[in-house]
RNA sequence: CCAAAUAAUGGGCAACGUAUCCAAAAGGAUACUACGCAAAGCUACGGGUCUAAGGCCCCAAAGUUUUUAAUUUGGGGCUAUGAUAGCCGGGUUGCCAUG
Numbered sequence: 001c002c003a004a005a006u007a008a009u010g011g012g013c014a015a016c017g018u019a020u021c022c023a024a025a026a027g028g029a030u031a032c033u034a035c036g037c038a039a040a041g042c043u044a045c046g047g048g049u050c051u052a053a054g055g056c057c058c059c060a061a062a063g064u065u066u067u068u069a070a071u072u073u074g075g076g077g078c079u080a081u082g083a084u085a086g087c088c089g090g091g092u093u094g095c096c097a098u099g
Stems, first nucleotide, its partner, number of pairs: 002099002012037002017032006035086001041092003045089003048084003054079008063071003
């Protein structure tokens, strides 16, 4: 450096849940706890999935105005610029043993 592999050693990470905080939400952070994981280290490059603040469209209601329109409130639909690496793939880094 390359290959394949988890039998062994030393270890590593931490699902769900709970508490607090951040966020519109999805989700994230910290602490406790372990379902599991040979990259369950890092990275949003590709796909998938989640959310919809903002934007657009539609419906309904109510008040106002110079009244067939605008505005306000509620509901619905679409949409990442948001998120997810423990969804899959890619990129990249790393420990031990053997050849």
Source information
The RNA shown here (c-di-GMP-I riboswitch aptamer) has 99 nucleotides and comes from a Syntrophomonadaceae bacterium. Rfam family: c-di-GMP-I riboswitch aptamer. Rfam's curators write: GEMM was predicted in a large-scale screen for bacterial structured RNA regulatory elements. The sequence was found by an Rfam model in a public genome assembly.